Source information: A computed fold for a 74-nucleotide RNA from a Bacteroidota bacterium, annotated as transfer RNA. Its Rfam family is "tRNA". By type it is a transfer RNA.
RNA sequence: GGGCUCUUAGCUCAGUUGGUUAGAGCGCUACCUUGACAUGGUAGAGGUCAUAGGUUCGAGUCCUAUAGAGCCCA
Numbered sequence: 001g002g003g004c005u006c007u008u009a010g011c012u013c014a015g016u017u018g019g020u021u022a023g024a025g026c027g028c029u030a031c032c033u034u035g036a037c038a039u040g041g042u043a044g045a046g047g048u049c050a051u052a053g054g055u056u057c058g059a060g061u062c063c064u065a066u067a068g069a070g071c072c073c074a
Stems, first nucleotide, its partner, number of pairs: 001073007010026004019057001028044005050066005
C1' cells in the first nucleotide's frame, strides 16, 4: 500500500424483509427476604447504535467517506 471482518448500556453480546417504544446476561442502585451475609425475588437507573454525509415516508439495519480494532496478502 491492497483486500476482508468488526464498532450497539460500565463489561460480554443479540437485534428477523428497513417499520413505529432498541433488548438480554453480568454488573450498579433501592426495596423485600435473613439475627447478619450469601442466594433468591421485585422495581429502577444507565444508549448521540464509532463519527459525518447520503438514499428513503421511515435507517442500529442500505450506500459513501473518515476514525479505531483484528485477520490475510505484498